[in-house]
RNA sequence: GUGGAGGAACAUCCGGAGAAUCCCCGCGUCCGGCGGGGUGCCGAAGGUGCAAGGCGGCUUAUACCGCUGAAUCUCUCAGGCGAAAAGACGGAUCUCUGAAUC
Numbered sequence: 001g002u003g004g005a006g007g008a009a010c011a012u013c014c015g016g017a018g019a020a021u022c023c024c025c026g027c028g029u030c031c032g033g034c035g036g037g038g039u040g041c042c043g044a045a046g047g048u049g050c051a052a053g054g055c056g057g058c059u060u061a062u063a064c065c066g067c068u069g070a071a072u073c074u075c076u077c078a079g080g081c082g083a084a085a086a087g088a089c090g091g092a093u094c095u096c097u098g099a100a101u102c
Stems, first nucleotide, its partner, number of pairs: 001102001006097003011093005020039001022038006040081003046077001047075001049073001053068005
């Protein structure tokens, strides 16, 4: 040089679940509307928690203690419970990087 497995970041596009058309009060453009309150519920924005392992302290050593430590698990703070929007995650395109091979 060839090649493009894999990785990174941004943007655009595509797919993308769950759960009350619940109750009360007020307003009102009379409608799954808006504001306030209540009860029930969901997990897939964000956030909380931690297993093995790792590091450190102590110890002859174990034990013990501290720090670190993932998720679609956990909690439900936030968010959500018609549609739309949002949406973890997955895919495509663009950019960068780039293993094997020859």